[in-house]
The part of an RNA shown here (large-subunit ribosomal RNA, domain IV) has 334 nucleotides and comes from Tetrabaena socialis. Model confidence (mean pLDDT): 87 of 100. It matches the Rfam family "Bacterial large subunit ribosomal RNA". It is recorded under the gene name rrn23S. Lineage of the source: Eukaryota > Chlorophyceae > Chlamydomonadales > Tetrabaenaceae > Tetrabaena.
Context: one part of a larger RNA
RNA sequence: CUCUCUCUAAGGAACUCGGCAAACUGGCCCCGUAACUUCGGAAGAAGGGGCACUUACUUUUAACAAGUAAGUCGCAGUGACCAGGCCCAGGCGACUGUUUACCAAAAACACAGGUCUCCGCAAAGUCGUAAGACAAUAUAUGGGGGCUGACGCCUGCCCAGUGCCGGAAGGUUAAGGAAGUUGGUUACAAAUUUAUUUGGAAGCUGACGACCGAAGCCCCGGUGAACGGCGGUCGUAACUAUAACGAUCCUAAGGUAGCGAAAUUCAUUGUCGAGUAAGUUUCGACCUGCACGAAAGGCGUAACGAUCUGGGCGCUGUCUCGGAGAGAGGCUCG
Repeated sequence: CUCUCUCUAAGGAACUCGGCAAACUGGCCCCGUAACUUCGGAAGAAGGGGCACUUACUUUUAACAAGUAAGUCGCAGUGACCAGGCCCAGGCGACUGUUUACCAAAAACACAGGUCUCCGCAAAGUCGUAAGACAAUAUAUGGGGGCUGACGCCUGCCCAGUGCCGGAAGGUUAAGGAAGUUGGUUACAAAUUUAUUUGGAAGCUGACGACCGAAGCCCCGGUGAACGGCGGUCGUAACUAUAACGAUCCUAAGGUAGCGAAAUUCAUUGUCGAGUAAGUUUCGACCUGCACGAAAGGCGUAACGAUCUGGGCGCUGUCUCGGAGAGAGGCUCG
């Protein structure tokens, strides 16, 4: 010097990104216990007091235990070990639970609850080429899938685009069918220079083909807890300012309630207030929302959290600022 511990005057977070680490607290009994609340909780809230031994008495006698009174000892009586620090406010997630085995335990996942959708059973859905299997020895109070995520109050407008559902009049339209048109081949006929040439039925085999021809698409409707979307300009009130109001352009419709510098706010350390002597953080408001917003849910919310953020009390070697000691290692010497 390093590690693991013990103690430390005065101060007590001045340390630091941050009380990280450490310290305080701690058991049992008694008293007492706020806001808020889903009336269950919060709660071991907080905050106080007691605890050993001896004798006597009381409760039910002995034992155990408890209580009362008197007394005894120590610095100290849960005498060692074991053994909650607490409070206030806010964000997120309701909760218990689950997760990146070996850098992340969370606000992520799940969840009960909500809602939409598919499926009538030889079900939908999934695996398999198939046989077959699961679903299910179940049967819509059941099974599969999507989204949301306890509870409370709610969940606005748009169906133009995309998707899905329904419709069948019209347009388009495949394979296939097909009246018909046409090419090749040649039994045969004709011509002939006897080599062939021309014509050519039936059959066979090609090409074209009016017309018939389903779903789909076009088309007509519906549907948002389907994918999604939810404006601009100008003017106007008897101070000024602002604009309840009006005009106009565009759109499928122009963001409703609630919330809002927010896990979302760039400018920004916005402005005002609270807290501090001093506060880019925090809390309460304001609204000018660059770029919140209603089941990719909106806003609240008791309880809960090895969650995140701000503040306070207590406590301390975190610090002012170091020091002393124990053990282990290192180093030097033997």